[in-house]
Context: one part of a larger RNA
RNA sequence: AGCUUAUGGUGGAUACCUAGGCACACAGAGGCGAAGAAGGACGUAGCGACCGACGAAACGUUCCGGGGAGCUGGAAGCAAGCGAUGAGCCGGAAAUAUCCGAAUGGGGCAACCCCCUUGUACAGCCUGUUGAAUCUAUAGACAGGUAUGAGCCAACCCAGCGAACUGAAACAUCUUAGUAGCUGGAGGAAAAGAAAUCAAAAGAGAUUCCCCUAGUAGCGGCGAGCGAAGCGGGAAGAGCCUAAACCAGUUGUUUUAAUAACUGGGGUCGUGGGACAGCGACAUGGAAUCAGAAGCACUAGACGAAGCUGAAGGAAUGCAGCACCAGAGGAGGUGAAAGUCCUGUAGUCGAAAGUGGCAAGAUACUAGCUGUAUCCCGAGUAGCAUGGGGCACGUGAAAUCCCGUGUGAAUCAGCGAGGACCAUCUCGUAAGGCUAAAUACUCCUGUGUGACCGAUAGUGAACCAGUACCGCGAGGGAAAGGUGAAAAGAACCCCGGAAGGGGAGUGAAAUAGAACCUGAAACCAUAAGCUUACAAGCAAUGGAAGGACUAUUAAAAGUCUGACCGUGUGCCUGUUGAAGAAUGAGCCGGCGACUUACAGCCAGUGGCAGGUUAAAGCAAUAAUUGCUGAAGCCAAAGCGAAAGCGAGUCCGAAUAGGGCGAAUUAUUGUCACUGGUUGUAGACCCGAACCCGGGUGAUCUAACCAUGUCCAGGAUGAAGCUUGGGUAACACCAAGUGAAGGUCCGAACCGACUGAUGUUGAAAAAUCAGCGGAUGAGGUGUGGUUAGGGGUGAAAUGCCAAUCGAACCCGGAGCUAGCUGGUUCUCCCCGAAAUGUGUUGAGGCGCAGCGGUAAUGAUUAUAGCUGGGGGGUAAAGCACUGUUUCGGUGCGGGCUGCGAGAGCGGUACCAAAUCGAGACAAACUCUGAAUACCCAGUGUACAGAUUACCAGUGAGACGGUGGGGGAUAAGCUUCAUCGUCAAGAGGGAAACAGCCCAGACCACCAGCUAAGGCCCCCAAAUAGUCACUCAGUGAUUAAGGAGGUGGGAGUGCAAAGACAACCAGGAGGUUUGCCUAGAAGCAGCCAUCCUUGAAAGAGUGCGUAAUAGCUCACUGGUCAAGCGCUCCUGCGCCGAAAAUGAACGGGGCUAAGUGACUUGCCGAAGCUGUGGGAUAUGUAAAAUAUAUCGGUAGGGGAGCGUUCUCGUAGGUGUGAAGCACUAGCGGCAAGCAGGUGUGGACUAGCGAGAAGUGAGAAUGUCGGCUUGAGUAGCGAAAAUUAAGGUGAGAAUCCUUAACCCCGAAACCCUAAGGGUUCCUCCGGAAGGCUCGUCCACGGAGGGUUAGUCAGGACCUAAGGCGAGGCAGAAGUGCGUAGUCGAUGGCGAACCGGUUAACAUUCCGGUACUAAGAUGGAUUUGUGCAGAGGGACGGAGAAGGCUUACAUCAGCCGGCGAUUGGUAGUGCCGGUUCAAGUAUCCGAGGUGAUGAGAGACGGCGAAAACGUCUUGAGCUGAGGUAUGAGUACGAUUCCCCACGGGGAAGAAGUGAUAGAAGUCAGGCUUCCUAGAAAAGCUCUAAACACGUUAAGUCCAUAUUUACCUGUACCCGAAACCGACACAGGUAGGGGAGUAGAGAAUACUAAGGGGCGC
Repeated sequence: AGCUUAUGGUGGAUACCUAGGCACACAGAGGCGAAGAAGGACGUAGCGACCGACGAAACGUUCCGGGGAGCUGGAAGCAAGCGAUGAGCCGGAAAUAUCCGAAUGGGGCAACCCCCUUGUACAGCCUGUUGAAUCUAUAGACAGGUAUGAGCCAACCCAGCGAACUGAAACAUCUUAGUAGCUGGAGGAAAAGAAAUCAAAAGAGAUUCCCCUAGUAGCGGCGAGCGAAGCGGGAAGAGCCUAAACCAGUUGUUUUAAUAACUGGGGUCGUGGGACAGCGACAUGGAAUCAGAAGCACUAGACGAAGCUGAAGGAAUGCAGCACCAGAGGAGGUGAAAGUCCUGUAGUCGAAAGUGGCAAGAUACUAGCUGUAUCCCGAGUAGCAUGGGGCACGUGAAAUCCCGUGUGAAUCAGCGAGGACCAUCUCGUAAGGCUAAAUACUCCUGUGUGACCGAUAGUGAACCAGUACCGCGAGGGAAAGGUGAAAAGAACCCCGGAAGGGGAGUGAAAUAGAACCUGAAACCAUAAGCUUACAAGCAAUGGAAGGACUAUUAAAAGUCUGACCGUGUGCCUGUUGAAGAAUGAGCCGGCGACUUACAGCCAGUGGCAGGUUAAAGCAAUAAUUGCUGAAGCCAAAGCGAAAGCGAGUCCGAAUAGGGCGAAUUAUUGUCACUGGUUGUAGACCCGAACCCGGGUGAUCUAACCAUGUCCAGGAUGAAGCUUGGGUAACACCAAGUGAAGGUCCGAACCGACUGAUGUUGAAAAAUCAGCGGAUGAGGUGUGGUUAGGGGUGAAAUGCCAAUCGAACCCGGAGCUAGCUGGUUCUCCCCGAAAUGUGUUGAGGCGCAGCGGUAAUGAUUAUAGCUGGGGGGUAAAGCACUGUUUCGGUGCGGGCUGCGAGAGCGGUACCAAAUCGAGACAAACUCUGAAUACCCAGUGUACAGAUUACCAGUGAGACGGUGGGGGAUAAGCUUCAUCGUCAAGAGGGAAACAGCCCAGACCACCAGCUAAGGCCCCCAAAUAGUCACUCAGUGAUUAAGGAGGUGGGAGUGCAAAGACAACCAGGAGGUUUGCCUAGAAGCAGCCAUCCUUGAAAGAGUGCGUAAUAGCUCACUGGUCAAGCGCUCCUGCGCCGAAAAUGAACGGGGCUAAGUGACUUGCCGAAGCUGUGGGAUAUGUAAAAUAUAUCGGUAGGGGAGCGUUCUCGUAGGUGUGAAGCACUAGCGGCAAGCAGGUGUGGACUAGCGAGAAGUGAGAAUGUCGGCUUGAGUAGCGAAAAUUAAGGUGAGAAUCCUUAACCCCGAAACCCUAAGGGUUCCUCCGGAAGGCUCGUCCACGGAGGGUUAGUCAGGACCUAAGGCGAGGCAGAAGUGCGUAGUCGAUGGCGAACCGGUUAACAUUCCGGUACUAAGAUGGAUUUGUGCAGAGGGACGGAGAAGGCUUACAUCAGCCGGCGAUUGGUAGUGCCGGUUCAAGUAUCCGAGGUGAUGAGAGACGGCGAAAACGUCUUGAGCUGAGGUAUGAGUACGAUUCCCCACGGGGAAGAAGUGAUAGAAGUCAGGCUUCCUAGAAAAGCUCUAAACACGUUAAGUCCAUAUUUACCUGUACCCGAAACCGACACAGGUAGGGGAGUAGAGAAUACUAAGGGGCGC
């Protein structure tokens, strides 16, 4: 370390439970609100928070009923109380009811602020008064009154506007769909509604709803699809009022008389009615409006039968025994299961008060008959034209209905409709209105039910859930149940700082101990048995030694381990093909996918013989069933396009012929249920990117608007001007002055060019080092505007909240997906395809082919055999068509000779045709097979055929053969044909889908074989015979090469002596000739003879300058028998270089290689044997028999199990379910028992039924737990060290002492934002990246004090809202008066002290502002209205001031010597506001180009302006004095609880430098020409008020002064960034030395050392 067992931990599955849900039924109710709703905020208790209740009268008050003993909510505890004088509690009626909210006095950032005449929004209505253009009048205005509206709310209803995805396999008409959505409005229902209806020769008689008609008639790119109506059967049932004619009255107009308006009467219909005329009558009706008795019902309640004992048990309701009640055996509870224990139930009874509907009643309304004539009977209407919409109906022949525009009737002798239109006929009477019921829905109340769920389920929510949390926002949105009967919740002891644990005790049980019922698995431990350190692999399986162990499923025993041997590349998906290095899964547990409705077809089962009911009705019940109900549907007759005819009919001239039917047989039909399948619906589940609708966002960012603010320092030196020169005058030149600039250098600030780092970061864009701009088209704060089919954009398709070729959220929506993935128990039978054809088709689909199941009927298919056929392939051939080589003859042509020409010749040229020889062909055939195919016969009957229903497949792969393409390449591609794989295991080929052999029902330690093998691995021959090979060839390859070797054939030489070797010769003419410097056999050219001889080239090589020399050919000798050459062939050799060692499977082999032959043996899941099972045939059923039983897609059949229901009969505290273990049973399949332990309350069997019914995979989903791993990391490298303290414990806390870091910051203040983080005490679980005694953490207590600071009670900007008003389908949009709105204007306080924590706020001192009071003085004003003023840009320059601040010196006090110096040259301090006064002091600004003052002027005053007169003021920072000392102050001293407290108190001067502060809102200059309003000041006349009033001034130990903020952080550990995050965050102060400087370096004050 592995396996096994046991015991635990972790974890929370399973089982049981239910407090909560879900779906319905029957009733009720169907609204609440200005008398202030819904919904909230804040409060209320003796004691903190939360929920519930309540409202300053606040855990409650009053009255009336009920009820009868306890009560002060959930919710304990402590404290204090209430109640028989009736509490608490329940019901009814009242009171109170803060603030917000329609929100309503004004405002506003909801729950707040402000005003004042103390009650006031707006709209409507009523009354009154007024009152424009315009006389009357009206609009409007004002006053009073009223209390009508508004706002909220789930679905249902009516109306306005109105999509898209989708379907059509694309898409545009069409569809989705008048759906979703937005908007307006109403009610308990709404809408519709009493015929200008529907029909059809018969009739019905308002509307609405259900069934049916009917998927019909129709509409429709006549595609996809859409789709009525009348009749018929039911539910319900109900009818009325006006306009007009006519009459009367009032008022107005106008001259009568008419006319208009109003009021009353009259009148309301289609066999037309009414007016009018005549006759007649006084009743009836009920649904409406009012009111509402008794009784009834609802809102609290009351009475209410009947059981005890025993044993065991913690406990009895269970068991046993003996009883009882029942108009009550519904239900819940009680220590297990209760009719008789409790609450209740059946039944009976009950209301002071409130509510509900109902009768009688009241009001109002309500009748007829006859008639000639006259009058009336709904007008910009009907109709028509045109453009649309809606009707099932898409413009169509398109009626009917509605709308826009234009035109435009009739009045009963009229008008409309009956699907264009016309005629006839029939029906009705438009252009006014009202109307219950039957119908739809359920936010809500009560009661009840469930073959609904039971904590991953059921609502998102069983639990303090629309919560926590996320998001700017719209919006999104969890997890989380169980101790026990009863807390009896563990006193006490021990270990420990605690946490935690061990005893004791409680309890039936504590392994029920609060992290609590049961307590599975993953995972983690501990203990024991066996195994493991020479052995390689899906880790198992078959065999098996050894070791250890067990005892009620077991004696023919079993369990654990497993040395060693054989065999053996996971699962799923998807594929031609996966161990695949193709997909998916870390592991375990739970959840997780073919359903439901309607319709069609088929099969089975059942009923009937024609079948059957639908809606609805009736009856009763706890539940639902029974009965009624033929409307309708299917069938009973077909044929035809139809008219139509009919056992026939159609075509046709036909009686012909043919099609479809009838006739014969099988009979056939219909209605239910079940199963299969299809269609329409989301339709097996999960999955888009999109499209559309309505909203939410400009806290990021883009642009703009308004208002503020920021830019150290240095440099350059434009225009202009001045002076000088210069010119006739200009021009021009020089110097100076001056200070312009999208100027320069460079910090802050803004940006982002380069590199590195970082890349599971410190950071979802940064850091470090450099870099660009830095007075401008600059940066930035606050407030605001622009919104998605849009905005904005110095333009990149950039940006619009970490999202942008069209934001985000919710909805249509379960969009669609010919695409990918996934799809859950078992067994049995059969079993494919990857082809044809069509396809906007090619990875999809339709039809055919091939599969399955069932039925039918016949002897039909097919293999084989026999007989008969046609063919034009292979082969072959050259007769045709073409191609083609040689030879012969050779037309013709070329060349050439002769000739004046005609022509005659020649030819080693080309060559037709022909002859001979030899070839080639897919598109040649004089020929021509094998196979294949066709026909017939025979033969086989689990085969084939037909019909019906149900599929899948339509990606194929390799091998052989025949072809095409390609290169006679491809593991290439494409056809044909066969095989195998696919979907096929077994044996062989080492391993190896497609090759060879062979088709696995199961078992066997039996036999025989196939392919292939027989030395060992490894079963079987170290078999046999004859050869070959020497190369380890065998056991990789070619061209090419080679005296390797065997066999064969041919040819030559050879005893007259060959071949090889050795010995000898190899000569002379001649150095042949030519050429050459030379050439002598041997540079080259020509010739290549002769002689001698056995033989010897005018020379085969080497060699020389040329000779020479050595050789060869050739000859002789020696030797002695075979020797050469060529071709064919067997086996070998070389050619032969790649990356881990790899070319017999290894050892190894000379056969154990190769060829031929022979005999044995081995060898498979083949065949056989033995035993067993299933299926089919067959049978009434069996038995026997025969055949069969590999299998993917797929079809069919039979079963197992889960949850629930009904029935039946059981089990269970003497122990159910669940869980763990276990050797039983079962076609040993899914599964089912028995036992043991745990557990502590339910639950198995059988017969049926209903389904949320079976998981291993979906990058599934939720939870738990591993691995990685004690690994990476611990977030700026500013740095720590020591001692002491505290403490259980100290690197980290505290103190002290050193050291180090920042110092235009890492310091101080403040706005925003946050919200208690501030201070003190206590604590240490978690948080803190370590630790922790500590903390921005947990608990408790405390802390924020304002007339003057900031904001409001003041003002206005951008912009918002907006009475009236204008516009618009609606919602709304714009906008006047107004009213809000700071980032601006206005505006009164300073110093010191004090607290643990606050201070311009408290205290001390000294001030100021506004208003009042009192006293005094004095005057005429105030409002309205008008005016001034407030009041403004950039840049630049010069100067003044100084208690900003700093430095130096002086003075004062203290300290100070182990070292070079040191009594000075070291250290500390040296301060005091505002207002008022004065002034004299006062730089400067402005001013003789006239300050200030006065007068005059204009159609009205002042100021202003103008004119005149006069003539030097006006303003001003600062200084001085005062305030002012008992203050402050270094230091010294005292006390101390060490935190602190108290006392005394020196000096308190001068100088330098000097701002960005201030004078100054100034001055100069430039062009881009630079807010508003209020505070404040002034004011004649008119108007209003006013002299009892009002204003102004002075004085005072005088009075008053509201609301909100105020703690703390604020370049950050408290804000924005998910973090105690190297990032971001406006403004003010910001010291010293060096320096131009806010750069930079080092330091001060102050703060830190970055939480390993």

Notes: A computed fold for a 1652-nucleotide part of an RNA from a Coleofasciculaceae cyanobacterium, annotated as large-subunit ribosomal RNA, half A. It matches the Rfam family "Bacterial large subunit ribosomal RNA". Rfam links the family to the GO terms structural constituent of ribosome and ribosome. The organism belongs to Coleofasciculaceae, within Bacteria. RNAcentral holds the full RNA, with entries from ENA. The coordinates come from a structure-prediction model, not an experiment, and the mean pLDDT is 81.